This is a predicted structure of a 268-nucleotide RNA (Bacterial large signal recognition particle RNA) from an Actinomycetota bacterium. NCBI's taxonomy places the organism under Bacteria, Bacillati, Actinomycetota. The coordinates come from a structure-prediction model, not an experiment, and the mean pLDDT is 79.
RNA sequence: CCGUGCUAGGCGGGGAGCUAGCGGUUCCCUGUACCGGCAAGCCGCUCUAGCCGGGCUGAACUCCCGCCUUCGGGGGCCAGUCCGAAGGCAUCAGGGCCGCCUCACCCGGCGUUGAUGACCAGGUCCCGCGCGACUGGCGCUCUCGAACCGUGUCAGGUCCGGGAGGAAGCAGCACUAAGGGAGUCAGCCGGUGCGCCGCGGGGAAGCCUGGUCGGAGCUGGAGGUUGCGGCACCGGCCAUCGGACAGCCAACAACGGUGGGUGCACGG
Numbered sequence: 001c002c003g004u005g006c007u008a009g010g011c012g013g014g015g016a017g018c019u020a021g022c023g024g025u026u027c028c029c030u031g032u033a034c035c036g037g038c039a040a041g042c043c044g045c046u047c048u049a050g051c052c053g054g055g056c057u058g059a060a061c062u063c064c065c066g067c068c069u070u071c072g073g074g075g076g077c078c079a080g081u082c083c084g085a086a087g088g089c090a091u092c093a094g095g096g097c098c099g100c101c102u103c104a105c106c107c108g109g110c111g112u113u114g115a116u117g118a119c120c121a122g123g124u125c126c127c128g129c130g131c132g133a134c135u136g137g138c139g140c141u142c143u144c145g146a147a148c149c150g151u152g153u154c155a156g157g158u159c160c161g162g163g164a165g166g167a168a169g170c171a172g173c174a175c176u177a178a179g180g181g182a183g184u185c186a187g188c189c190g191g192u193g194c195g196c197c198g199c200g201g202g203g204a205a206g207c208c209u210g211g212u213c214g215g216a217g218c219u220g221g222a223g224g225u226u227g228c229g230g231c232a233c234c235g236g237c238c239a240u241c242g243g244a245c246a247g248c249c250a251a252c253a254a255c256g257g258u259g260g261g262u263g264c265a266c267g268g
Base pairs, nucleotide, nucleotide: 001268002267003266004265005264006263009057010056011055012030013029014028015027016026020046021045022044023043024042034054035053036052037051038050063261064260065259066258067257068256070254075249076248077247080245081244082243083242084241085240087238088237089236092235094234095233096231097230098229099228100227103224106221107220108219109218110217117213118212119211120210121209122208123207124206125202126201127200128199129198130197131195132194133192134191135190136189137188138187139184140183141182142181143180144179150175151174152173153172158167159166160165
């Protein structure tokens, strides 16, 4: 160096998710890449981290490792830009709206038959008493009211007696008790979400009515101005959450390039 037969290895990989972690089942990417069984309320394992059974290929174009280019799909960070949601700030010298006050102007009303104001009296308010109204109870009047255990009278019947006569007494009738009903003025006691009622007392302000003094103001409306206060509607600021984009970071599939590594036995 050649031939034959084997073995390690290979017959896909990566990201998300799950997990203490690894691999798989699931989803996504790459793109073609043996077969069967297991698996999300999971399955199999333990840092050499799917297990079980079968098949093909096989030491190199093919297996293993490092680096580079291009690039797919995801992940993390985020103080930047935009969009959306919900919140705070009225000390945010912003805009807008609302309320009050001041001021000036305009248009009305009342007022010398007396405005604002001052004073006086009364009322409104509170307390006490009375009167009335309404109401409750008692009393009073009338009425009803007891199978027996209430009263009276007691037919019949019963009892005692030789008789004359006497006794108890049911029903009925009459009356009444407890109790019930009606009435109630001219009786007594009590109560009140009652009163254009009366008397006495109190009374800060306001309001109303009347009187006195005094002699010219009082008041309504629209717009404006100044000040104060309020409302998160618009803008602004602050902080929160979600999304898109930009930026940054660390891995990584696949194509391509480059450098290195990897056996055993026998025969010639």